[in-house]
Context: one part of a larger RNA
RNA sequence: UCAUGGCCAAGGAACUCGGCAAACUGACCCCGUAACUUCGGGAGAAGGGGUCCCACGUAGAGUGGGCGCAGAGAAAUGGCCCAGGCGACUGUUUACCAAAAACACAUGGCUUUGCGAAAUCGAAAGAUGACGAAUAAGGCCUGACACCUGCCCGGUGCCGGAAGGUUAAGAGGGGGCGUGAUACUGAAGCAAUGAAGUUGAGGCGCUGAAUUGAAGCCCCGGUAAACGGCGGCCGUAACUAUAACGGUCCUAAGGUAGCGAAAUUCCUUGUCGGGUAAGUUCCGACCUGCACGAAUGGUGUAACGAUCUGGGCGCUGUCUCAGCCAUGAUCUCG
Numbered sequence: 001u002c003a004u005g006g007c008c009a010a011g012g013a014a015c016u017c018g019g020c021a022a023a024c025u026g027a028c029c030c031c032g033u034a035a036c037u038u039c040g041g042g043a044g045a046a047g048g049g050g051u052c053c054c055a056c057g058u059a060g061a062g063u064g065g066g067c068g069c070a071g072a073g074a075a076a077u078g079g080c081c082c083a084g085g086c087g088a089c090u091g092u093u094u095a096c097c098a099a100a101a102a103c104a105c106a107u108g109g110c111u112u113u114g115c116g117a118a119a120u121c122g123a124a125a126g127a128u129g130a131c132g133a134a135u136a137a138g139g140c141c142u143g144a145c146a147c148c149u150g151c152c153c154g155g156u157g158c159c160g161g162a163a164g165g166u167u168a169a170g171a172g173g174g175g176g177c178g179u180g181a182u183a184c185u186g187a188a189g190c191a192a193u194g195a196a197g198u199u200g201a202g203g204c205g206c207u208g209a210a211u212u213g214a215a216g217c218c219c220c221g222g223u224a225a226a227c228g229g230c231g232g233c234c235g236u237a238a239c240u241a242u243a244a245c246g247g248u249c250c251u252a253a254g255g256u257a258g259c260g261a262a263a264u265u266c267c268u269u270g271u272c273g274g275g276u277a278a279g280u281u282c283c284g285a286c287c288u289g290c291a292c293g294a295a296u297g298g299u300g301u302a303a304c305g306a307u308c309u310g311g312g313c314g315c316u317g318u319c320u321c322a323g324c325c326a327u328g329a330u331c332u333c334g
Stems, first nucleotide, its partner, number of pairs: 001329007010320002014318001019315001027051005036041001038144001052066005067071001079313007086305002091103002108141006119128003145300004150230003155227002157223005164218003170212002175207005183198003188193001231249005258292001259289001270286005
């Protein structure tokens, strides 16, 4: 000096990002126990009292007596309360830096599937689904419970429709091109013959128009607990201010209830109130919501949480501010 333990005057969180760490509390019996509440809880709430030995007493309760500084005489063995955020809860998770507000969950909803089901694996056979059958099975979202869940189908998706438009292969084959029998002209040659050119039947080959041709798309409807979206400007009341009211532009429709400086608020330490001597945090309000908002759920909520935030009581070497002791290690000498 480090590590691990033990003690500490006075003060008692002044430490610190933060009571981190430590301390307090602790077992059993009795008394007693608030708000709130889903009536189960909350609750070991909180807060008090008792605990040893001997005699009597069946035991217990109790009565009487006795000892110690101390009687759950050692060890082990909850600190508590208030308020708020988030998540209902018990659970699950990043094996080895994250245990949570993340995941799951019971609940609710939408949707697919009529059974050789849909869905999934596989090239297939086959298998899972399921030896199940719509109170079943798969997918997606939400996330107990209470009160609720508004408007928009213009875009995208999905579902339905089939009149018209567009549209592939295929069918179709007008026409065109190539080849070329034949016929004609005919260089050359005494002639026989015949270079070259023109013509172009049938066949074959190449190309290929019109026409026909499904789904899809266009089109017509539906659908938001499908993906998603949910305005601007100007004026107006007998103080002022504000605007129930009016005008106008745009939109598919212009954000309803509820909540709101919020896990969301930039300006911002917003303003007011509470708590403190003093509070960028916290709690209650206000609403000017940069940029809340209704199953990407909204607002509440008892209980629960090694959760997060703020406050208080108790308690303490966290601190004022250090000190002492024990054990081990480092270090020095032998």